RNA sequence: AGAGUUUGAUCCUGGCUCAGGAUAAACGCUGGCGGCGCACAUAAGACAUGCAAGUCGAACGGACUUAACCGAAUUGUUUACAAUUUGGAGCGGUUAGUGGCGGACUGGUGAGUAACACGUAAGCAACCUACCUGUUAGAGGGGAACAACAGUUAGAAAUGACUGCUAAUACCGCAUAUGCCAUAGUGAGGGCAUCCUCGUAGUGGGAAAGGAGAAAUCUGCUAACAGAUGGGCUUGCGCCUGAUUAGCUAGUUGGUGUGGUAAAGGCAUACCAAGGCGACGAUCAGUAGCCGGACUGAGAGGUUGAACGGCCACAUUGGGACUGAGAUACGGCCCAGACUCCUACGGGAGGCAGCAGUCGGGAAUAUUGCGCAAUGGAGGAAACUCUGACGCAGUGACGCCGCGUGCAGGAAGAAGGUUUUAGGAUUGUAAACUGCUUUAGACAGGGAAGAAAAAAGACAGUACCUGUAGAAUAAGCUCCGGCUAACUACGUGCCAGCAGCCGCGGUAAUACGUAGGGAGCGAGCGUUAUCCGGAAUUAUUGGGUGUAAGGGUGCGUAGACGGGAGAAUAAGUUGGUUGUGAAAGCCCUUGGCUUAACUGAGGAAUUGCAACCAAAACUGUUUUUCUUGAGUGCUGGAGAGGGAAGUGGAAUUCCUAGUGUAGCGGUGAAAUGCGUAGAUAUUAGGAGGAACACCAGUGGCGAAGGCGACUAUCUGGACAGUAACUGACGUUGAGGCACGAAAGCGUGGGGAGCAAACAGGAUUAGAUACCCUGGUAGUCCACGCCGUAAACGAUGGAUACUAGGUGUAGGGGAUGAAGAAUUCUCUGUGCCGUCGCAAACGCAGUAAGUAUCCCACCUGGGGAGUACGGCCGCAAGGUUGAAACUCAAAGGAAUUGACGGGGGCCCGCACAAGCAGUGGAGUAUGUGGUUUAAUUCGACGCAACGCGAAGAACCUUACCAGGGCUUGACAUAUACUGGCGUAUCUGGAGACAGGUAUUUUUACUUCGGUAAACAGGAAGACAGGUGGUGCAUGGCUGUCGUCAGCUCGUGUCGUGAGAUGUUGGGUUAAGUCCCGCAACGAGCGCAACCCCUAUAGCAUGUUGCCAGCGCGCAAAGGCGGGAACUCAUGUUAGACUGCCGCGGACAACGCGGAGGAAGGCGGGGAUGACGUCAAGUCAUCAUGCCCCUUACGUCUUGGGCUACACACGUACUACAAUGGGAUGAACAGAGGGAAGCGAAGCUGCGAGGCGGAGCGGAACCCUAAAAGCAUCUCUCAGUUCGGAUUGCAGGCUGAAACCCGCCUGCAUGAAGUCGGAAUCGCUAGUAAUCGCAGGUCAGCAUACUGCGGUGAAUACGUUCCCGGGCCUUGUACACACCGCCCGUCACACCACGAAAGUCAUUCACACCCGAAGCCGGCUAAGGGCCGAAAGGAACCGACCGUCGAAGGUGGGGGCGAUGAUUGGGGUGAAGUCGUAACAAGGUAGCCGUA
Repeated sequence: AGAGUUUGAUCCUGGCUCAGGAUAAACGCUGGCGGCGCACAUAAGACAUGCAAGUCGAACGGACUUAACCGAAUUGUUUACAAUUUGGAGCGGUUAGUGGCGGACUGGUGAGUAACACGUAAGCAACCUACCUGUUAGAGGGGAACAACAGUUAGAAAUGACUGCUAAUACCGCAUAUGCCAUAGUGAGGGCAUCCUCGUAGUGGGAAAGGAGAAAUCUGCUAACAGAUGGGCUUGCGCCUGAUUAGCUAGUUGGUGUGGUAAAGGCAUACCAAGGCGACGAUCAGUAGCCGGACUGAGAGGUUGAACGGCCACAUUGGGACUGAGAUACGGCCCAGACUCCUACGGGAGGCAGCAGUCGGGAAUAUUGCGCAAUGGAGGAAACUCUGACGCAGUGACGCCGCGUGCAGGAAGAAGGUUUUAGGAUUGUAAACUGCUUUAGACAGGGAAGAAAAAAGACAGUACCUGUAGAAUAAGCUCCGGCUAACUACGUGCCAGCAGCCGCGGUAAUACGUAGGGAGCGAGCGUUAUCCGGAAUUAUUGGGUGUAAGGGUGCGUAGACGGGAGAAUAAGUUGGUUGUGAAAGCCCUUGGCUUAACUGAGGAAUUGCAACCAAAACUGUUUUUCUUGAGUGCUGGAGAGGGAAGUGGAAUUCCUAGUGUAGCGGUGAAAUGCGUAGAUAUUAGGAGGAACACCAGUGGCGAAGGCGACUAUCUGGACAGUAACUGACGUUGAGGCACGAAAGCGUGGGGAGCAAACAGGAUUAGAUACCCUGGUAGUCCACGCCGUAAACGAUGGAUACUAGGUGUAGGGGAUGAAGAAUUCUCUGUGCCGUCGCAAACGCAGUAAGUAUCCCACCUGGGGAGUACGGCCGCAAGGUUGAAACUCAAAGGAAUUGACGGGGGCCCGCACAAGCAGUGGAGUAUGUGGUUUAAUUCGACGCAACGCGAAGAACCUUACCAGGGCUUGACAUAUACUGGCGUAUCUGGAGACAGGUAUUUUUACUUCGGUAAACAGGAAGACAGGUGGUGCAUGGCUGUCGUCAGCUCGUGUCGUGAGAUGUUGGGUUAAGUCCCGCAACGAGCGCAACCCCUAUAGCAUGUUGCCAGCGCGCAAAGGCGGGAACUCAUGUUAGACUGCCGCGGACAACGCGGAGGAAGGCGGGGAUGACGUCAAGUCAUCAUGCCCCUUACGUCUUGGGCUACACACGUACUACAAUGGGAUGAACAGAGGGAAGCGAAGCUGCGAGGCGGAGCGGAACCCUAAAAGCAUCUCUCAGUUCGGAUUGCAGGCUGAAACCCGCCUGCAUGAAGUCGGAAUCGCUAGUAAUCGCAGGUCAGCAUACUGCGGUGAAUACGUUCCCGGGCCUUGUACACACCGCCCGUCACACCACGAAAGUCAUUCACACCCGAAGCCGGCUAAGGGCCGAAAGGAACCGACCGUCGAAGGUGGGGGCGAUGAUUGGGGUGAAGUCGUAACAAGGUAGCCGUA
């Protein structure tokens, strides 16, 4: 840092996806050790059990216990003494209670909270602060109680009740008292309005406690001030989403009085005023603890708020106060609710969001551990006690970091595995084997620091050190088509499966599964989830809006931005200083653990906020001034600008009258319609409505929509000129207001033409359309709505700047003959074009260029401009405007093709002009279909169908039935044995099986044998397959098409695909040639070179020839001879637009002519570019893979391929007189021949037979050519045409003609009288017609391939049909029009909307009830206090009241779930109907509306 994915390819836009990092994670597979961290994200769900806040006896009275001590008694033993018992007193110890301090800290959680909650910076002249520190002063003298305790008593218990006693650092008066408090003065100083500070004098008020110690003294107490610490309150700024939440607010905003608080304050209350907040987003709704920081990122940012630290909030839910320095109190209290537990049913108890732990929930999160040794906290004078804070250990690869699982040598490159082209390759120095080492682990020994003077260490016999033995105990996971590092085999066969995106899998899968191998990471590796990045894909840095995105247009409010000069100020801005920005973290330096993670110290940073000082350029503000921006005035002309009134002519229609007669009208063609009741046409007159031809112009005007006859009138704006006036008055413009085509709506008019709906006629498969005939709303007017259009230049407005050229409209200046013209300039409106911009197309002074300002809008396609909600509307509907779900694209511009019922040019037997046919008949043959045991297989538009097949009776043969064989009918190799063969017999349909007779291959030889061929033969390798796949292939072939095309190199153009060349003007059969040209050349094709043919020369003359000479025959090149001719063979020549004329561009070339055998390619053949059709062929052959292996192989007999209702193709023969028959007598070419052609002769009516001359061929034979010619006959008929079919008799081939051959003779004598729709061939030696030959072949030819004979007609021409070539155009096609693609319907699934309702939840309101409690009131009667009493003052209680939680009732609002049914939407290999769009898509398409 990028990559994949839209296309045939390209560039762009644009989304989707990937590679990185991170995590309080989870899941899968696997798992050696250690260090440091982290660990309920869900149910703020419920909790058993234990522990988490106590401490002080140096505040107090008791209780218990007790050493020394004193007394008494008893015993030892008599005193003393000792022991025991008991009483007193009691150091010390323990401690329930009173009292003090602490339970407001620590610890947990994130439910609530959008808030001065938090962060940051300030303020309090409006405040409090226990313990702590400092200073000053003080502590005199009294009093009354209550717990404990004792007794009585209630209760199951919890817990009390009553009576009596008692202490204090508990409680209460009195005294004293300041610098304290209150109050009204005064002096000085200060400030911020109220005021504050210091001093002064007056009045009033307010304190105290002791304890320890032998003492010193220590400690505690009271008042006051100050400090420190901790808090309280206020304020500026910052702090999520939604406007489909736009108005909210009655204690609300302010004032005065009063109350309340530590303190300001509507904090509360009474009265007064009517304010306050809000588009700079109030209110409402949703979501959320905030921050230091953490993750990511280049940064700016985005996301996040676990752990650690700061703040806040909460403690089962809600409410409330008490105590206290501090709480409205997690382990306190009261009340209400829910829940759980105990209960004797009367009542009680409880709150793990403390540490462990349990259940539950969940994908998921640990031990009911040890210790107060350290750090810290509470209490205490202290010892010390308490401390689930904390320090440690345990569980978990959850994360980060470190270490190990060995190291070195070792090629027979072992075995095994995998693979293979069978050679090898690979696993792989890997292993084995040899040597060495011992971290971690094991065993044994020693053994810390953490602890500042002694004792006291949970961790811990831990870290660490030393020794011993031994490679011993320790490797997996994912991936291997591209992105993305890494490839093979087998299995599977659109199945099973994979997949993050693109996409793999339909028999050769590097993509599925397995294996081998490889790549990556490594005690981990993958997957899933989430965040940032990549994504400049929300763009401040850093995007856009002609074709994704400019509002339909203007006016204008707020706002934003704003001309020149001077002065002032200092809000913004800039600089400096100060304070703060906690610590931790990040970064740098450096230190400590063996290293690292981790951690100590120092620095930097913390980009922020605030205060002060300074500067004054720029912005702001104030002020003075200016004229160029803007506006006003004056002068002038242009205009379909607007409103309302009037007028006009042409045309359509209608009415009246005349003339006139049979049609008119309409269409592709028709019909409906009108017309003999007189239409259409035509003439005259009249009526009525609507629209204004020509002028007319990318001309004018208007903000846009829009505006078009003429006249006068009212009126807006722009422009030019002038420079008198104002003096920045400007630009833009969210909301707002106004205008706004057509259609549509309301009311009332009007209605000629046109014309939705509708009717009829056509068209059509249908035709609810296009076409025709009619026709109503509407179109027109007035008034009022609607408010949308592809409302478009698909381009918001304003200002300035940036080459030119050329039109046009309006005005002005200069010059000019004041004419035309020229020139300068302002405003508008067009075209071309440089720079620049742009993805390209294109834009280009009327910008889409360069800049500034303001507004509007965009962020993948579909769903959808839809739903819901709001607003507007009479309605139609408009406006605002989502989501679920779904796809990996959708799209823009340009490129190459292909295609078009687009265009242009050109060609072809393509049409036309002709000739002869096919389609009808009979037969032959092939195919389909049907049949069959089998009718073997293939070929299917042209380009399958007389095709493979150049010839199925057996064979062929692949098919069927039956009978046989199994190393095989055929090949190779290995033993072994040996005769093959020939003749013949038996069985059998034959294959085959079994006998008999006879015979003994070749070469070498040392004669022993060996070798080769041949035959038999066991076994295992293997053979064999016309079995499958032509969509796995080679080769060969067809076709477009003998069409003129198809490409390349270099250069140039283009971001690129590509273009150019190859296009253009001519020309040609031709990309043939010429000219031009950013192209210049080249290749494969074309042409030519090759063969045949047409002419001639030369050479050679046998088997061919015979002119002249000679011989000779009945005749004959038969003979001598000849080499002339024909002919044959070979070799040359010839034709090249070479020559002439004309045209053309002085070209290519075309036309005509001469000469010539042949003339413009002379005719024909061979020759087939790049490619297309997954065209054909696995059955010619070859071949991969698959399949069969006593059969899908092989042998054999018979059958079948020859079937037959029918359909099609291709042929033959005909239908006759241009003919049939008979007789006579002519003329070819090209071929074939030895298992052959076969002559003469004889014979048969004939097919043929007998015969066997000649010939491996210019020699002999096949071999008769036929049509034609001559003569005769037939005379238009189903015939003397036609020959099918059938009968009989024969011939030939062949083992064999039944199925199933060909031929002959005689007899029979069918259909057919020229062929519907449709359709084929052919342009000259061609069509047509006539015969001949050959291949195949034993035999079989109407087929095929060749050969010659006779020998036409027609072509005006390119409009049309078909095919093709080139250029151009459109395209939504690229599998390329046999393309693409739309909508309804039917089926399945999915999400969503509506819906009578139903259910849940939430919010505020109104009313009822009203707990606890604070506050207030009241009290004659209750209690306590003082007092003897009378009585007294204040208090408690009771009672009453305000407020008040939960609860109840009611009507509403919001949100959600669900709902028969219903609506559209989306998705889904092969459903139905049509064909709307893309080409002129066959009616151009599209937008708005009905």